RNAcentral holds the sequence, with entries from ENA. Predicted 3D model of a 74-nucleotide RNA (transfer RNA) from a Cyanobacteriota bacterium. RNAcentral records the identical sequence in 2 taxa. Lineage of the source: Bacteria > Bacillati > Cyanobacteriota. Rfam family: tRNA. It is annotated as a transfer RNA. Rfam's curators write: Transfer RNA (tRNA) molecules are approximately 80 nucleotides in length. Gene Ontology term of the family: triplet codon-amino acid adaptor activity.
[in-house]
RNA sequence: CGGGAUGUAGCGCAGCUUGGUAGCGCGGCGCGUUCGGGACGCGUAGGUCGUAGGUUCAAAUCCUAUCAUCCCGA
Repeated sequence: CGGGAUGUAGCGCAGCUUGGUAGCGCGGCGCGUUCGGGACGCGUAGGUCGUAGGUUCAAAUCCUAUCAUCCCGA
C1' cells in the first nucleotide's frame, strides 16, 4: 500500500440477506418471597446501532468516505 472480517445497552450477542416500533441473555435498580442472604417470581431504568455524508416518505439495514481491532497478501 491492496483485499477481507468485526463494531448494536455495563458484558456476551441477534436483528442487516428482503428498509417500516431497536431486541434477547447475563448484569444493575425496585418490589414480593426469606429471620437475613441466595435462588425464584414480578416490575423498571439504561442505546446519537464506531464516526461523517448521501439515497429515501422512512436507514442498525442500501451507497460513499473514514476510524478502531483482527486476518490475508504485497